Predicted 3D model of a 70-nucleotide RNA (c-di-GMP-I-GGC riboswitch aptamer) from a soil metagenome. The sequence is in RNAcentral, with records from MGnify.

[in-house]
RNA sequence: UGAAAAAGGCAAACCCGUUGUGAAGCGGGGACGCAAAGCCGUGGAUCUCAUCGAGAUCGCCAGGCUGCCA
Numbered sequence: 001u002g003a004a005a006a007a008g009g010c011a012a013a014c015c016c017g018u019u020g021u022g023a024a025g026c027g028g029g030g031a032c033g034c035a036a037a038g039c040c041g042u043g044g045a046u047c048u049c050a051u052c053g054a055g056a057u058c059g060c061c062a063g064g065c066u067g068c069c070a
Stems, first nucleotide, its partner, number of pairs: 001070002009034002014029006032059001038065003042062003045057005
């Protein structure tokens, strides 16, 4: 740098259960997709509660760290 091959991996929407005021998270099912759709909330962005403020999203963008094959 790339995803042609090989081994694999992850899992959108939706449904069920569960936690939370909520955004949303977790478990199971399920696959829209993903070459980091692994981790980090660092910057921005969006969202929630809202009095200060506190929180959510890494599969929103950027950045950092790490990783299979070639």